[in-house]
RNA sequence: GCGGGCGUCGUACAAUGGUAGUACGAGUGCUUCCCAAGCAUUAGACGUGGGUUCGAUUCCCAUCGCCCGCU
Numbered sequence: 001g002c003g004g005g006c007g008u009c010g011u012a013c014a015a016u017g018g019u020a021g022u023a024c025g026a027g028u029g030c031u032u033c034c035c036a037a038g039c040a041u042u043a044g045a046c047g048u049g050g051g052u053u054c055g056a057u058u059c060c061c062a063u064c065g066c067c068c069g070c071u
Stems, first nucleotide, its partner, number of pairs: 001070007010024004018054001026042005047063005
C1' cells in the first nucleotide's frame, strides 16, 4: 500500500427497516436479629459524520479504532 472482518449499557453477548433486549454488575425496596442468598424495581448503550427512506442500530458512502490476510 491492497483486501476482509468487527465496533451495541460498567463487562460479556443478542436482535431486527418500525419503542434495542439477555446475563452478570450498580442503585433502591422487601425478606432476615445481622450477613449471604432470594424476590421486586430503577438507571444506563447501537464508534463518528453524511446519504437513501415516511422511518436507519440495520441499507449505502466516508472516516476513526481494533483484529486478520496479502504485498
Model confidence (mean pLDDT): 80 of 100. This is a predicted structure of a 71-nucleotide RNA (transfer RNA) from a bacterium. Rfam family: tRNA. It is annotated as a transfer RNA.